Predicted 3D model of a 145-nucleotide RNA (c-di-AMP riboswitch aptamer (ydaO/yuaA leader)) from Fimbriimonas ginsengisoli Gsoil 348.
The model forms 96% of the base pairs in the Rfam consensus.
Lineage of the source: Bacteria > Bacillati > Armatimonadota > Fimbriimonadales > Fimbriimonas ginsengisoli.
Rfam family: c-di-AMP riboswitch aptamer (ydaO/yuaA leader). Its family is annotated with regulation of gene expression and cyclic-di-AMP binding in the Gene Ontology.
């Protein structure tokens, strides 16, 4: 020097998962103050439940839920996974949009039970990622200078 790693900081992704108090006999810290853990509240997000309305489905060929992640084909195959294309959906840096590119297209609760659903009950506020690059372009919106 130039790969490739790997750590912090900062700036960002995807998701509701962000915020303000209080409490702790716990961890760091000289402190200030921070994690962590427990509780109240506000935002945000999700289930459950009536009228009317809808359904002809379900009662093992079970049925529902959250999420884009509905499924279709083929080959192995421990026989129920497994791989590989394709795909309907989904992300892509202020917002919406149109067209390109790039990437995803999972997983798991529930436990014989649930269409919509006013009041009402009720439960979450995680977890995983990227960086010398984090898409470009065109229309319109918004706020700042």
């Nucleotide at each position: 020097c130039a790969a490739a790693g790997c750590c912090a900081a900062a700036c960002g992704u995807c998701g509701a998962a962000u915020u303000u108090u209080c409490g702790g006999a716990c961890c760091c810290g000289c402190a200030a103050g921070g994690g962590c853990c427990g509780g109240a509240g506000a935002g945000c997000g999700g289930g459950g439940g009536a009228a009317c309305c809808g359904u002809a489905a379900c009662u093992u060929a079970g049925g529902g839920g959250u999420g884009a992640a509905a499924g279709c084909c083929a080959g192995c195959u421990u026989c129920u996974g497994c791989u590989g294309g394709c795909a309907a959906g989904g992300g892509u840096a202020a917002c919406u949009u149109a067209u390109g590119g790039c990437c995803c297209g999972a997983a798991u609760c529930c436990g014989a039970c649930a269409g919509c659903u006013a009041a009402c009950c009720u439960c979450g506020u995680a977890g995983a990622c990227g960086u010398c690059a984090a898409c470009a372009u065109g229309a319109g919106u918004u706020g700042a200078a």